[in-house]
RNA sequence: AUGUUAUCAAGAAAGGCGGAGGGAUAGACCCAUUGAAGCCUUAGCAACCCUUUAACUUGUUAAAGUAGGUGCUAAAUUCUACUUGAUUUUCGAUUUAAUAAUCGGAAGUUAGAUAGAUAACAA
Numbered sequence: 001a002u003g004u005u006a007u008c009a010a011g012a013a014a015g016g017c018g019g020a021g022g023g024a025u026a027g028a029c030c031c032a033u034u035g036a037a038g039c040c041u042u043a044g045c046a047a048c049c050c051u052u053u054a055a056c057u058u059g060u061u062a063a064a065g066u067a068g069g070u071g072c073u074a075a076a077u078u079c080u081a082c083u084u085g086a087u088u089u090u091c092g093a094u095u096u097a098a099u100a101a102u103c104g105g106a107a108g109u110u111a112g113a114u115a116g117a118u119a120a121c122a123a
Stems, first nucleotide, its partner, number of pairs: 002122007013042005021031003025081004043073003048069002050065007077115001082112002085110011
């Protein structure tokens, strides 16, 4: 680097070194010399692996978090991105005496997809 599965609106920061960028990409919008990235120390969150306990259908479920492996500790994955989906609003054109119907565009909500992040497993 690739594939499969699961999760992603919850939660949790101080100090030291450092010295201008960072939030994956594009746009928007934010964070940052009242100190960005990165590295280190300590602390915490969480429950993916794991540990312990309980139940039974014996490999699952539930509860807890004391050891360990990762991860994480601004903003929903910061928001949007794609769609012959659903739905609401609105604008225009055509038809109609009118209600209304059809077609096309725009915006919102929702659902799904893509992309990304993390974990476990596989080759």
Molecule: SAM riboswitch aptamer (S box leader)